Model confidence (mean pLDDT): 80 of 100. A computed fold for a 135-nucleotide RNA from Nonomuraea dietziae, annotated as c-di-AMP riboswitch aptamer (ydaO/yuaA leader). It was read from a public genome assembly, where an Rfam model found it.
């Protein structure tokens, strides 16, 4: 001096998944905030179920082709994301996974839960909107 790896701080991204207080080695407790589910009249539905069950969180749905075939791979696609927000343009990505357990439309009161996980390190331009911080 270069390369690789790890850790910490800081700044960010997806996501509801953050903050505060009390406690103290315990499988902690509570609150705020955000998020999800259940749950009347009315409305909707006009049948439902009996296996072709039904439903929920989520952007993650649908289709085609192939194969060594019920899975794998490829190509698209509804939809979603990318340093405040909206639109346009350009470019890059995702288009999963899991849960309930025969049961749930909407839904005031009310009831029940969650607060994870995974990544990045100059971050495109224009117009408009917003108005934080500091002095």
């Nucleotide at each position: 001096u270069g390369c690789c790896u790890g850790u910490g701080a800081c700044c960010g991204c997806u996501g509801a998944a953050u903050c505060c207080g009390c406690a103290c080695c315990a499988u902690g407790c509570g609150g705020a905030a955000c998020c999800g589910g259940g749950g009347a009249c009315c409305c909707a539905a006009u049948c439902c179920u009996u296996c072709u069950g039904g439903g929920g969180u989520g952007a993650a749905u649908c289709g085609g082709c192939a194969c060594a075939c019920c899975g794998u791979g490829c190509c698209g696609u509804a939809g979603g994301g990318c340093a405040g927000c909206u639109u346009c343009a350009c470019g890059c990505c995702c288009g999963a996974a899991c849960c309930c357990g025969u049961c749930a439309g909407c839904u005031a009161a009310c009831c029940c839960g969650g607060u994870a996980a995974g990544c990045g390190g100059c971050a495109u331009g224009a117009a408009g909107c917003u108005g934080a911080g500091c002095a």